[in-house]
Context: one part of a larger RNA
């Protein structure tokens, strides 16, 4: 910026592009078949492996923004309790998210039209032949189907919906020229499972968007202080304590404030 008034929703789907996979196992059946030994075709069912999408309930992983433990030093004057540094100092855990090894799904069925092959009628050439006229069956492959993108498909498709004009100047009365601003959308702010940036998606006081508070879950594993044993390290009880991210609901206390931008063509 185009799509020929502007804008919101909702869609066709020309063309793109992903999938297309493979093995065992049981029945049919120890049946046809074969002297036996072996051992089917069609047909039905369970399963497995590779791959691929998606996703965290589960089963781990990370989780340097939780929670313990613990050595050395240093500080907070001393006990006690804390804090720095030492690879997050080292260990044991581990909630959101990501995540695979984990969990669900997936390549199901089916049409058409054919390759090679296999046929039917049947001539040329009284026979004979799939062919030459004409009909039929057939492949993981071709078009469809199936999953995802698509109208910038410049041939720019559809459908539905909302909008609006006033006012003042001039005027040859046809308009012209300036201001306003309707839908409707952006700038702005609060933010996110969206994300490099833009773009997306919510929210903006008529509000639970984020913070903060409250409660919960979930994690740590029974705080600190005292009191009692115990010479002491320590050890019990107060106490399943006390702390505690990102997670859930609740609650306007904070902050989403104030304000600005863009805008109509022809026709009547």
């Nucleotide at each position: 910026c185009g799509u020929u008034u502007g804008u919101g929703a909702u869609u066709u789907g020309a063309g793109g592009g992903g999938u297309u996979c493979a093995u065992u196992c049981u029945c049919u059946a120890g049946u046809a078949c074969g002297a036996g030994a072996g051992g089917a075709c069609c047909g039905a069912g369970a399963a497995u492996g590779a791959c691929g999408a998606a996703c965290c309930u589960c089963u781990g992983g990370u989780g340097u923004u939780c929670c313990g433990g613990u050595u050395g030093u240093c500080g907070c004057g001393u006990c006690a309790g804390c804090g720095g540094c030492a690879g997050c100092g080292c260990c044991g855990g581990g909630u959101a998210g990501c995540u695979a090894a984990g969990u669900u799904c997936g390549g199901a069925a089916g049409a058409g039209a054919u390759a090679a092959g296999c046929g039917c009628u049947g001539a040329a050439a009284g026979c004979a032949u799939c062919u030459a006229a004409g009909c039929g069956c057939c492949a993981a492959g071709c078009u469809c189907a199936u999953c995802c993108c698509a109208a910038g498909a410049u041939a720019a498709g559809a459908u539905c919906a909302c909008a609006a004009u006033c006012u003042g100047a001039c005027u040859u009365c046809g308009g012209u020229c300036a201001g306003u601003g309707c839908a409707a959308g952006g700038u702005c702010c609060g933010g996110g499972u969206a994300g490099a940036c833009c773009a997306c998606c919510c929210g903006g006081u008529u509000g639970a968007u984020a913070g903060g508070c409250c409660a919960g879950a979930a994690g740590u594993g029974u705080a600190a202080g005292c009191a009692c044993g115990g010479u002491a390290a320590c050890g019990u009880g107060u106490u399943c304590a006390g702390c505690u991210a990102a997670c859930u609901g609740g609650u306007a206390c904070u902050a989403a404030u104030g304000a600005c931008c863009u805008u109509g063509a022809a026709g009547g």
Source information: The prediction has a mean pLDDT of 83. Predicted 3D model of a 268-nucleotide part of an RNA (large-subunit ribosomal RNA, domain VI) from uncultured Nitrospina sp.